[in-house]
Transfer RNA from a Bdellovibrionales bacterium, 73 nucleotides, folded computationally.
RNA sequence: GUCCCCUUCGUCUAGCGGUCUAGGAUGUCACCCUUUCACGGUGAAGACACGGGUUCAAGUCCCGUAGGGGACG
Numbered sequence: 001g002u003c004c005c006c007u008u009c010g011u012c013u014a015g016c017g018g019u020c021u022a023g024g025a026u027g028u029c030a031c032c033c034u035u036u037c038a039c040g041g042u043g044a045a046g047a048c049a050c051g052g053g054u055u056c057a058a059g060u061c062c063c064g065u066a067g068g069g070g071a072c073g
Stems, first nucleotide, its partner, number of pairs: 001072007010026004018056001028044005049065005
């Protein structure tokens, strides 16, 4: 330099254009339980990398940018 893949709550992840008000696990916080801690129970907060485009409708399709990974030279 060329080409390919990936980017979603703190972390890991589901999502095959409308069922979604983006779900689950774990973690965090609050309460309950307990003499206390742990375990367990209930609840809460928490995410679509960024910018455009297509579409009636985009986390999902397209283009670019950024970051990460890989192949070739």

Its Rfam family is "tRNA". Its family is annotated with triplet codon-amino acid adaptor activity in the Gene Ontology. The organism belongs to Bdellovibrionales, within Bacteria.